RNA sequence: CCGGGUGGCUGGGCGACCGCUGGCGGCGUGGCGACACGCUGCUGGAGGAAAGUCCGGGCUCCACGGGGAUACGGUGCCGGCCAACGGCCGGCGGGGGUCAAACCCCAGGGAAAGUGCCACAGAGAGCAAACCGCCACGACGCCGACCCGCAAGGGCCGGCCUCGCGGUAAGGGUGAAAGGGUGCGGUAAGAGCGCACCGCGCUUCCGGCAACGGCGGCGGCAGGGCAAACCCCACCGGGAGCAAGGCCGAAUAGGGGCGAUCGGCAGAACCUGGCGCAAGCCAGGCGGAUGCAGGGGCAUUCCCGCCCCAUCGCCCGGGUUGGCCGCGAGAAGCCUGCGGCGACGCAGGCUCCAGAGGAAUGGUCGCCCACCAUCUUCGGAUGGGGACAGAACCCGGCUUACAGGCCACCCGGCGCC
Numbered sequence: 001c002c003g004g005g006u007g008g009c010u011g012g013g014c015g016a017c018c019g020c021u022g023g024c025g026g027c028g029u030g031g032c033g034a035c036a037c038g039c040u041g042c043u044g045g046a047g048g049a050a051a052g053u054c055c056g057g058g059c060u061c062c063a064c065g066g067g068g069a070u071a072c073g074g075u076g077c078c079g080g081c082c083a084a085c086g087g088c089c090g091g092c093g094g095g096g097g098u099c100a101a102a103c104c105c106c107a108g109g110g111a112a113a114g115u116g117c118c119a120c121a122g123a124g125a126g127c128a129a130a131c132c133g134c135c136a137c138g139a140c141g142c143c144g145a146c147c148c149g150c151a152a153g154g155g156c157c158g159g160c161c162u163c164g165c166g167g168u169a170a171g172g173g174u175g176a177a178a179g180g181g182u183g184c185g186g187u188a189a190g191a192g193c194g195c196a197c198c199g200c201g202c203u204u205c206c207g208g209c210a211a212c213g214g215c216g217g218c219g220g221c222a223g224g225g226c227a228a229a230c231c232c233c234a235c236c237g238g239g240a241g242c243a244a245g246g247c248c249g250a251a252u253a254g255g256g257g258c259g260a261u262c263g264g265c266a267g268a269a270c271c272u273g274g275c276g277c278a279a280g281c282c283a284g285g286c287g288g289a290u291g292c293a294g295g296g297g298c299a300u301u302c303c304c305g306c307c308c309c310a311u312c313g314c315c316c317g318g319g320u321u322g323g324c325c326g327c328g329a330g331a332a333g334c335c336u337g338c339g340g341c342g343a344c345g346c347a348g349g350c351u352c353c354a355g356a357g358g359a360a361u362g363g364u365c366g367c368c369c370a371c372c373a374u375c376u377u378c379g380g381a382u383g384g385g386g387a388c389a390g391a392a393c394c395c396g397g398c399u400u401a402c403a404g405g406c407c408a409c410c411c412g413g414c415g416c417c
Stems, first nucleotide, its partner, number of pairs: 001413010012368007020045011047388001051399002054397005059241004072237005077091005092108001093106004109232002114230002116226003131172002133168003137164003141160004146155003180198006199221001200219004205214003245325004255316007262288001264292003270285006294309005332351008369386001371384005
């Protein structure tokens, strides 16, 4: 320098002016006060993902004696970390990458409990299978050599075609997959049929906490794949969520109680008293239920219709709207040291870092910095132009989106010293 790979950081900067919002302070006004309002000063004000809401927790309310079973959902190699996790770290195994690497990926228990599926192609796809090919045997036919016979012909051997009946999983062909692979032997042809090596299964011993690995031995090789199909095994799991939940609570209207004043007639219900065996009747009280009359309103007058007709004071309880809390000092952040390969843990010091709530975190201008396009006399000029995205109770993860820039490390190659 080129190529490959891993981890981390950043996510425009500065200034001026005008706003929005939280906190603290000052002044003024109102109020007994708490406090409210106005003005003003200082100060804080989005993210690495605030996102998806996928997983695990805190917190809150509800439910809940213990154990078991079933259903549903989730997890699934080993060891560790963590408050916890399906997260993270370190290993193991498998796969990828490459000549070899750095490094990357894996829902990574069980296919001999059972069920199901294996498209197309192919003869055959699950108690394996014979399409082509190869081989043995048999039959008809043809050809050839030899033998017998004077001849017609007969005998025997070999080859070929067709057919039949078998053997064969070596070869061809199909397929993602056809019941280990390569070689030698063997065979009629073949075949773990036999042997060697590789693979596979079981296993003594050794190493390792373990997953697992190594050496050796034994077995001729066994019912192929899919469990991100049902299923089986082991383990785990109460429900709902800040619109959780709690507190305060006017005015007006409405409910209940008490009191004062006023109210034309009748009057249900209710209360008291009397009578009656009882049903009930009578009298009185009360009666702003209701009816009639009257008054008022619907612009005005008449008719019809509709609506309103107590007023005031005090007290009680609930609700709507509203206000307050929950609400940010925390599994918090930064620095240093120590332990650990690491995730992480421990100790010391320092810091306080948004809390809105129909929801603030913004706008304008100037100078600059990346970046893009065009032109270029290669100095630059002109124009464009800030990636994904926007807290809503909080925290730990995962996943997804992201213009551009910066840093460190690892592997391979080339060149130079």